[in-house]
RNA sequence: UCGUGCUAGGCGGGGAGGUAGCGGUGCCCUGUUACCCGCAAUCCGCUAUAGCGGGGUCGAAUCCGUGACGAAGGGCGAUCUUUCUGGGCAGCCCCCCGGGGACACGUGGCGCUGAUCUUCAGGACCCGCGCAACCGGGAUCUGUGAACCCCGUCAGGACCGGAAGGUAGCAGCGGUAAACAGACACCCCGGUGUGCCGCGGAAUUCCCUGGAGGGAGCCGGCGGCCUCGAGGGAACCCGGCGGGACGUUCGACGUCCGGUGCUCGA
Numbered sequence: 001u002c003g004u005g006c007u008a009g010g011c012g013g014g015g016a017g018g019u020a021g022c023g024g025u026g027c028c029c030u031g032u033u034a035c036c037c038g039c040a041a042u043c044c045g046c047u048a049u050a051g052c053g054g055g056g057u058c059g060a061a062u063c064c065g066u067g068a069c070g071a072a073g074g075g076c077g078a079u080c081u082u083u084c085u086g087g088g089c090a091g092c093c094c095c096c097c098g099g100g101g102a103c104a105c106g107u108g109g110c111g112c113u114g115a116u117c118u119u120c121a122g123g124a125c126c127c128g129c130g131c132a133a134c135c136g137g138g139a140u141c142u143g144u145g146a147a148c149c150c151c152g153u154c155a156g157g158a159c160c161g162g163a164a165g166g167u168a169g170c171a172g173c174g175g176u177a178a179a180c181a182g183a184c185a186c187c188c189c190g191g192u193g194u195g196c197c198g199c200g201g202a203a204u205u206c207c208c209u210g211g212a213g214g215g216a217g218c219c220g221g222c223g224g225c226c227u228c229g230a231g232g233g234a235a236c237c238c239g240g241c242g243g244g245a246c247g248u249u250c251g252a253c254g255u256c257c258g259g260u261g262c263u264c265g266a
Stems, first nucleotide, its partner, number of pairs: 001266003005262002009058003012030004020047005035055005064259001067256004073250005079245004084240005093233003097229005105223003108219003117213007126201005131195002133192006140183005150175004158167003
């Protein structure tokens, strides 16, 4: 140096979680020709030599073990940033709406066919009286209207009387009372959110009508301005899920460096 037969060891690994700790099944990530069977999350099996039991295969190396670099992925973080979202929000900013006010800036209306203003007269308003109207009642007139307890006359009949005659008196008839119906508006009484018809008084502030004086403004709808209020948005603050950055931790896999048996024979 080469060959033969073996052994150690390999035939996946990692993360989170779980556990006193280790590993497995399960979940997630990753290498791909991903050894097979049984056990197992109300767990299964172990003890720092850390799955247990039974098989198969490779076998000291591209395959085993260590280190370095790169690196998928996962975990953590009182850090930074960002999308979305929940809540808060007295006030400032933007938008929109409503109330009130001042001015007369813009616009508009009225005005020399005469504004604001002044003055005179009248009306309207209030009170009193009168009148009219309307409503109600009464009176008046007509009609109906009392078996008896209204009047008059009282047939018949009854009673008194010797008679003449008389008495009370029902029905009928006539008339009336209460009551009812109608007429009338000539009369009387009362009433009133009727009326200006009359008179007087009050008040003449506002309003309307007309006359006079005077000679250029007056009004204030809409906008502008001030103020008050309501709603929405934005800003800002707090929070939540997610993404990214940074830090840290573990880390599959890849590359590189070096490390590591025994036996026999040539």